[in-house]
RNA sequence: GGGGCGGGACGGGCGACCGCCGGUCGGGAGAGUCCGGCGGCGUUCCGCGAGGAACGCCGUCGGGAAUGCCCCGGCGGGAGGAAAGUCCGGGCUCCACGGGGCACGAUGGUGGGUAACGCCCACCGGCCGCGAGGCCAGGGACAGUGCCACAGAGAACAGACCGCCGGCGGGUGACCCCCGCAGGUAAGGGUGAAACGGUGAGGUAAGAGCUCACCAGCGGCCCGGGUGACCGGGCCGGCUCGGCAAACCCCAUCGGGAGCAAGGCCAAGCAGGAAGGAGCCGGCCGCGAGGCCGGCACGGGACGGCCCGUCCCGUCCGACUUCCGGGUCGGCCGCCAGAGGUGCCGGGCAACCGGCAUCCUAGAGAAAUGGUCGCCACCGCCGCGUCGCGAGGCGCGGCGGGACAGAACCCGGCUUACAGUCCCGCCCCCGUC
Numbered sequence: 001g002g003g004g005c006g007g008g009a010c011g012g013g014c015g016a017c018c019g020c021c022g023g024u025c026g027g028g029a030g031a032g033u034c035c036g037g038c039g040g041c042g043u044u045c046c047g048c049g050a051g052g053a054a055c056g057c058c059g060u061c062g063g064g065a066a067u068g069c070c071c072c073g074g075c076g077g078g079a080g081g082a083a084a085g086u087c088c089g090g091g092c093u094c095c096a097c098g099g100g101g102c103a104c105g106a107u108g109g110u111g112g113g114u115a116a117c118g119c120c121c122a123c124c125g126g127c128c129g130c131g132a133g134g135c136c137a138g139g140g141a142c143a144g145u146g147c148c149a150c151a152g153a154g155a156a157c158a159g160a161c162c163g164c165c166g167g168c169g170g171g172u173g174a175c176c177c178c179c180g181c182a183g184g185u186a187a188g189g190g191u192g193a194a195a196c197g198g199u200g201a202g203g204u205a206a207g208a209g210c211u212c213a214c215c216a217g218c219g220g221c222c223c224g225g226g227u228g229a230c231c232g233g234g235c236c237g238g239c240u241c242g243g244c245a246a247a248c249c250c251c252a253u254c255g256g257g258a259g260c261a262a263g264g265c266c267a268a269g270c271a272g273g274a275a276g277g278a279g280c281c282g283g284c285c286g287c288g289a290g291g292c293c294g295g296c297a298c299g300g301g302a303c304g305g306c307c308c309g310u311c312c313c314g315u316c317c318g319a320c321u322u323c324c325g326g327g328u329c330g331g332c333c334g335c336c337a338g339a340g341g342u343g344c345c346g347g348g349c350a351a352c353c354g355g356c357a358u359c360c361u362a363g364a365g366a367a368a369u370g371g372u373c374g375c376c377a378c379c380g381c382c383g384c385g386u387c388g389c390g391a392g393g394c395g396c397g398g399c400g401g402g403a404c405a406g407a408a409c410c411c412g413g414c415u416u417a418c419a420g421u422c423c424c425g426c427c428c429c430c431g432u433c
Base pairs, nucleotide, nucleotide: 001429002428003427004426005425006424007423008422009421010420012376013375014374015373016372017371018370020078021077023075024074025073026072027071028070034063035062036061037060038059039058040057041056042055043054044053045052046051080404084415085414087413088412089411090410091409092259093258094257095256099308100307101306102305104255105254106253107252108251109123110122111121112120113119124138125136126135127134128133139250140249144248145247146244147243148242161189162188163185164184165183167181168180169179170178171177197215198214199213200212201211202210216240218237219236220235221234222233223232224231225230263333264332265331266330272324273323274322275321276320279296280295281294282293283292284291285290297315298314299313300312301311302310340359341358342357343356344355345354346353347352378401379400380399381398382397383396384395385394386393387392
């Protein structure tokens, strides 16, 4: 100097003018709500009557605390690292309790972190990379079922295409060689992504773990290290017992359901109709119709599907279910003080945890933080000058550029998008001294 790996931060700054949203404090106006007077109308009551009382409504006059609406001013606040995707996990709310099971879904090495997770950290094993590092739906194929196209003799406990070997027969005077029959063989070649261990030696008619040595793998036993997954070592053994489970499946662990359009409060308003729908026994009263009490049974609802359990409601003044139809589409709460942020200290390899101190940092409701101007900064290209052996550095000027993108109940994650800049640590290559 160049290229890379891992992590973190920012993603414009300053000023002026105009314009927004909400919080808090102060001030002002003030129709409405409130109190009182007068007048009119209505209803009810009392009275023989004239009339009186109470309540309501309308009009008018006067008073006036607090509050809503409105206006002015001060102070301070106002989008993100992803606010996105809606993919996970929760908080919270409702379904009476969410109890047990099946089905279904999700996760899958070990140990930790966390409120929890399918997330994060560390480690183990495997693969990729010279390396820093990166990736892995990483339990089970002797529980069962299934698939492995084509090629090939043969693809799970299979197989003989070309070969190799000797035996018999024939072609030959004989050997070589050729053909046929039955047998032995899977070492060599070929096919394929993959061929039922590898290398070497011995052995054999030729061969084969047939035997042996070493290696890999599998199984058993023992020793050492580690919390563990695993790692290292030694001994023994039949010699060897594919792959795919992000195929069905088996095993282990986890999981009620809906969701802020959840759910509460206030105000206002309407209109219900049709169909279906679950029983007996006993006692008492009654002239009777019928009523009361008790027992058993049955029906329905609550819980995504099913079952059990439990609870509640009902059995003809009938729960509940289905269909048709009407009303409310107003206001307030939920709505932001938290598994919260920041700084320091301690523990831990780390994720993270603990302690102390300090801070409050949007809450809209069709959706608010914007517009204009000037200066500066950053980046790219070009030109000039200057320093340097060089790569390159510095200064000036001109032209151009500025990403992904906006809360809507709130958090913890993951995934996706992102112009440009800076910082830290590490790896590799080149050059110079």
A computed fold for a 433-nucleotide RNA from an uncultured Planctomycetaceae bacterium, annotated as Bacterial RNase P class A. The coordinates come from a structure-prediction model, not an experiment, and the mean pLDDT is 77. It matches the Rfam family "Bacterial RNase P class A". Rfam's curators write: Ribonuclease P (RNase P) is a ubiquitous endoribonuclease, found in archaea, bacteria and eukarya as well as chloroplasts and mitochondria. It is annotated as a ribozyme. Rfam links the family to the GO terms dimeric ribonuclease P complex, ribonuclease P activity and tRNA processing. The sequence was found by an Rfam model in a public genome assembly.